A computed fold for a 134-nucleotide RNA from Akkermansia muciniphila, annotated as SAM riboswitch aptamer (S box leader). Its mean pLDDT, the model's own confidence on a scale to 100, is 78. It matches the Rfam family "SAM riboswitch aptamer (S box leader)". About the family: The SAM riboswitch is found upstream of a number of genes which code for proteins involved in methionine or cysteine biosynthesis in Gram-positive bacteria.

Order: sequence, then C1' cells, then structure tokens
RNA sequence: UUCUUAUCAAGAGCAGUGGAGGGGCUGGCCCUACGAAACUGCGGCAACCGGACCCCAUCUUCGGAUGGGGUUGUUAGGGUGCCAAACCCAGUCAGGCGCUUUCCCGAAAGGGGGAGUGUCGGAAAGGAUGAGAG
Repeated sequence: UUCUUAUCAAGAGCAGUGGAGGGGCUGGCCCUACGAAACUGCGGCAACCGGACCCCAUCUUCGGAUGGGGUUGUUAGGGUGCCAAACCCAGUCAGGCGCUUUCCCGAAAGGGGGAGUGUCGGAAAGGAUGAGAG
C1' cells in the first nucleotide's frame, strides 16, 4: 500500500512537556488560553486476536492431542485498539409522511405530475479499528 472479512447509538481520563489548533474531506455544528495537536507517565474501557478456565465429540501411548460450542460463557496476565458529542450530523441513491410552489385533466367534487424543502427509517459510498491474505 492493495484485497477479503467483522464491528462502529454502549463503555472508559488525569497529570507532565508543549503552545494553537482539533473533530479524515466539504458544508454545518461543536471542542479548545479554565490550554488544541503531538509526545510521555500513570490510570481506565472493551473483548478483535491470542492465552487460561468450562462443556461436547473424536483419537489416545491415558500424559494428552485435535475439532466444535457456550442465552454478549467467565477471566483480563499478553498483542492491538480505544477513553467529548452516534463514525458529532449531513453529503450519493431509492422510498414513507408533511409543508410550500407550480403545471395538467375536470362544470364541480376531485384526480394526476414537476420543483423546492423538512422529517423518518433503509441501502450505498467514504472513514476508523481488528483479524486474515498478497
């Protein structure tokens, strides 16, 4: 750096150094001199990988090995990750409901369409992180 795959509404911050930015991009909206980014120390969250524990099956030289499972299984010592706000919200597509406006049909009641906008949930795109592969 590319591909595959899983997850992303929960959860968890103090101190030191530092000195103006940060929340990926754009728009919005936020955070920030009561101190941004970054780095360091300590602490914590979570349970992706791996470990330990439990159950089942098969094999066994009876020591164990392999595979599978467990209403988010338990744990948290290891490898990552994370610790403002839903991935902060929206962005693309199709749809439901509402509002505004406009056109068409109709004698009317009413019916049908276009544009804009609000909102609701859905799918995608993009992003982040893990695991695997190149």
Of the family's consensus pairs, 91% are formed in the model. The sequence was found by an Rfam model in a public genome assembly.